[in-house]
């Protein structure tokens, strides 16, 4: 110590699904909005949870992933939240 990766971090960019029904409360320009609870009904890319095949000389056991399955959480106007990508910074680990 170029460079690579790893945790964190700042910026950008980031998809889906009810502006469903109904009780209660609350503001209101009285058309309407917000919250809460509940009903049916979706979504999947926070987290969670499952798993196959390579994997051995050969059986078994155990491990063995994900934007795949499940949808517990969470979401279904918009804000926020968003796996991941892109660029940037502290730190760390390796390295020509």
């Nucleotide at each position: 110590g170029a460079c690579a990766c790893c945790c964190g971090u700042g910026c950008g960019g980031g998809a889906g699904a009810g502006u469903u029904c109904g009780g209660c409360c609350g503001g209101u320009c009285c058309g309407c909005c917000g919250g809460u609870c509940g009903g049916c009904g979706c979504c999947g890319a926070a987290g969670g949870a499952g798993c196959a095949a390579a994997u051995c000389c050969u059986c078994c056991c155990c491990g063995g992933a994900a934007c795949c399955u499940c949808u517990c959480a969470g979401g279904c106007c918009g804000c926020a939240g968003g796996a991941c990508c892109g660029c940037g910074c502290u730190g760390g680990u390796g390295u020509a």